RNA sequence: UGAGUAGUCCAAACGGUCGCGGCAGUGAUUUUUCACUGAUGAGGAAAGUCCGAGCUUCGCAGGACAGGAUGCCGGAGAAAUCCCGGUGGAGGCGACUCUAAGGAAAGUGCAACAGAAAUAAACCGCCGAUUAAUCGGCAAGGGUGGAAAGGCGGGGUAAGAGCCCACCGACGGUGCGGUAACGCACUGUGCCAUGUAAACCCCAUCCGAAGCAACGUCAGCUGAAUUGGCUUGUCCGGCCUAUAAUUCGAAAGACGGCUUGAGACGUGCAGAGAUGCACGCCCUAGAUAGAUGACCGUUCCGGGGAUUAAAUCCCUACGACAGAACUCGGCUUACAAGAUUACUCACACC
Numbered sequence: 001u002g003a004g005u006a007g008u009c010c011a012a013a014c015g016g017u018c019g020c021g022g023c024a025g026u027g028a029u030u031u032u033u034c035a036c037u038g039a040u041g042a043g044g045a046a047a048g049u050c051c052g053a054g055c056u057u058c059g060c061a062g063g064a065c066a067g068g069a070u071g072c073c074g075g076a077g078a079a080a081u082c083c084c085g086g087u088g089g090a091g092g093c094g095a096c097u098c099u100a101a102g103g104a105a106a107g108u109g110c111a112a113c114a115g116a117a118a119u120a121a122a123c124c125g126c127c128g129a130u131u132a133a134u135c136g137g138c139a140a141g142g143g144u145g146g147a148a149a150g151g152c153g154g155g156g157u158a159a160g161a162g163c164c165c166a167c168c169g170a171c172g173g174u175g176c177g178g179u180a181a182c183g184c185a186c187u188g189u190g191c192c193a194u195g196u197a198a199a200c201c202c203c204a205u206c207c208g209a210a211g212c213a214a215c216g217u218c219a220g221c222u223g224a225a226u227u228g229g230c231u232u233g234u235c236c237g238g239c240c241u242a243u244a245a246u247u248c249g250a251a252a253g254a255c256g257g258c259u260u261g262a263g264a265c266g267u268g269c270a271g272a273g274a275u276g277c278a279c280g281c282c283c284u285a286g287a288u289a290g291a292u293g294a295c296c297g298u299u300c301c302g303g304g305g306a307u308u309a310a311a312u313c314c315c316u317a318c319g320a321c322a323g324a325a326c327u328c329g330g331c332u333u334a335c336a337a338g339a340u341u342a343c344u345c346a347c348a349c350c
Base pairs, nucleotide, nucleotide: 001346002345003344004343005342006341007340008339009338012299013298014297015296016295017294018293020041021040023038024037025036026035027034028033043321047332048331050330051329052328053327054326055211056210057209058208062236063235064234065233067207068206069205070204071203072086073085074084075083087101088099089098090097091096102202103201107200108199109196110195111194123142124141125138126137127136128135129134150168151167153165154164155163169191170189171188172187173186174185175184176183177182215256216255217254218253221249223248224247225246226245227244228240229239230238231237263282265280266279267278268277269276270275301319302316303315304314305313306312
C1' cells in the first nucleotide's frame, strides 16, 4: 500500500416563526369550552411475526391418550430453538465461518438409472481339467455406479480371498489428563457387509389452550329461538342445570386495560466472556382514522460544478432502510453518508 476477517458507535447540529397531540399548572367561563405557561412527543431496526416471557380469560379437579418441541459438554439468564466458552466434524493459506452434533448391535423402510449383481452377484477377465465343446474354482485385476464382501504393502496359492502378517480403520479393555463433551498412550479381537433416522421408529428431557381485535365496567329490548351447557385437542371424571345455560339481533358506542419497567444512563468491583453486584442519577409518546410537523437562516459530513492543480468560489443542505398502537428479552431481513478497534494474508522499503 492492497485484499480480507470479527466487532463497536452514529443515523445531523444550532437559532427563529408558525402549527399539532396528550400531561401538569394558571386564568376566564353556569356547564360546554377557550387562552397562556412549562416540560415532553416515532427506530436501530419501530419491519418480519420466527422463538420466549410478563399480563388477561377458561379450569372446585384432575387423570389417561393424542399431539408438539428440543437433542455434544459446561456456564449465564425470568425463559428462549437465543447468548458466552469449549469438544467432535466440515470449509478456508490464514484471521475465522458453518454444524438438524443421542441411537443403524431393537425393528421396519429406501438406495431411481446404469450395472452381471444393491442383502449377495459373475459382463470382461485369471486359474485348472480338456483338442474343442463343456465342467469346476475365484472375487484379487477391468468396466457400470454416489456406494460393489473395509483400505494399503507383503507373504501364501493352480489362480485368488483377512487365508495369514505389519500399519490404518471398526468394535472393545486398561491407564493418564480434563467438571464434562472428549483427548493421548498401551493393548485385545480378524472384524458383526455399506449408506440413510432433515425416513418411520427407539431413547432422554420439556410443553394446557387462546390471545390486548385478550379481557373488564357502563349502556339495551321486562326481544326471539333451542334444550342441555361449561370444562379452549379427544375420552373419562367433575360442575351448573329451565328463576339454568347457550345462540342470534337491537349495537353503533363510551370508559378502563394504556405505560414505573426482569427499566434507561453513568461510575466502580468480580469474571476469559455472556453477565452479575454495589452506588449515583433520570422518568423519556400513549394516539384511536390515528398527533410527533412545515418554513427560514447558519454550520459539519458527503456529492456535483468552475478553476491546469492546490487554495478559493458556487449549488445541494441528510441525501439509505424506513413510522409506535399492551410491554419486554432474542433471532432474521433491509440499509446512504461517516467514525473507530483488534486481527490475518500478500507485496515493497528500512
Bacterial RNase P class A, 350 nucleotides, folded computationally.
The coordinates come from a structure-prediction model, not an experiment, and the mean pLDDT is 76.
The sequence was found by an Rfam model in a public genome assembly.